[in-house]
The prediction has a mean pLDDT of 82. A computed fold for a 109-nucleotide RNA from Bacillus methanolicus, annotated as SAM riboswitch aptamer (S box leader). Rfam family: SAM riboswitch aptamer (S box leader). Rfam links the family to the GO term regulation of gene expression. The organism belongs to Bacillus, within Bacteria. It was read from a public genome assembly, where an Rfam model found it.
RNA sequence: AACUUAUCCAGAGUGACCGAGGGACAUGGCCCUAUGACGUCCGGCAACCCCCUUUUUUUGGGAAGGUGCCAAUUCCUGCAGAAUGGUUAUACAUUCUGAAAGAUAAGUC
Numbered sequence: 001a002a003c004u005u006a007u008c009c010a011g012a013g014u015g016a017c018c019g020a021g022g023g024a025c026a027u028g029g030c031c032c033u034a035u036g037a038c039g040u041c042c043g044g045c046a047a048c049c050c051c052c053u054u055u056u057u058u059u060g061g062g063a064a065g066g067u068g069c070c071a072a073u074u075c076c077u078g079c080a081g082a083a084u085g086g087u088u089a090u091a092c093a094u095u096c097u098g099a100a101a102g103a104u105a106a107g108u109c
Stems, first nucleotide, its partner, number of pairs: 002108007013042001015041003021032003025078001028076002043070003048066002050062003074101001079098007
């Protein structure tokens, strides 16, 4: 790098350093940011792996270790379908479902 499975509307600082862009990406929006973002450290959150328990693939608990995460639903959108509204018919708007893409974990090769 590839593949498989699971999850993605919860949660997490009035700290220190740094100093200009940042929010994965075609598009279109909308935001954060010198009242210091992004990033790093510390701190924290969560509980995938893990540990204990129960017991039969479930219940309850823990957090030492391996990861992860700590603006906004994965910020929204994007592709397909459905419903409702709207129109002479389109357009368009809203909601829902599924996919795609992505992220994270565990595993396989």